[in-house]
This record gives sequence, C1' cells and structure tokens, in this order.
RNA sequence: GCGGGCAUAGCUCAGUGGUAGAGCAUUAGCUUCCCAAGCUGAGGGUCGUGGGUUCGAUCCCCAUUGCCCGCUCAA
Repeated sequence: GCGGGCAUAGCUCAGUGGUAGAGCAUUAGCUUCCCAAGCUGAGGGUCGUGGGUUCGAUCCCCAUUGCCCGCUCAA
C1' cells in the first nucleotide's frame, strides 16, 4: 500500500428495512434468625462518527475513526 472482519446496556452477545432484546451484573420487594440460593419487579442505549437512499435504517450505499486478521512491499 491492498483486501477482509468486528464496533449494539457496566460485561458477553443476539437482532438482515417497521417503536432495540437476552444472559450476567446493578437495584427494590418476597422468602430466611442472618447470609447465600430461589422467585417477582425496576433502572440502564444519540446501535463508533458524518453523510446518502427510503414513507421508515442497527440493517442497504459512501466516507471516516479504532481494534483484529491476511496479502504485498519494486516504485
């Protein structure tokens, strides 16, 4: 230099056009003499960033940032 992959809740990840979810974690209640476990709830998101397409974008297109992998390195 070229190509590819990943970026979504605190963490690990799902979600291939129609109001963004799970598990763990956090927190409240129930239960218990207490703790743990268990059960029932709650909070938490500008979907890396900027544009475009569309009635509508996490999803499609372009650019860009970070990380990872491969190839090349003669200019």
Source information: Model confidence (mean pLDDT): 81 of 100. Transfer RNA from Bacteroidetes bacterium HGW-Bacteroidetes-1, 75 nucleotides, folded computationally. The organism belongs to Bacteroidota, within Bacteria. The RNAcentral record of the sequence draws on ENA.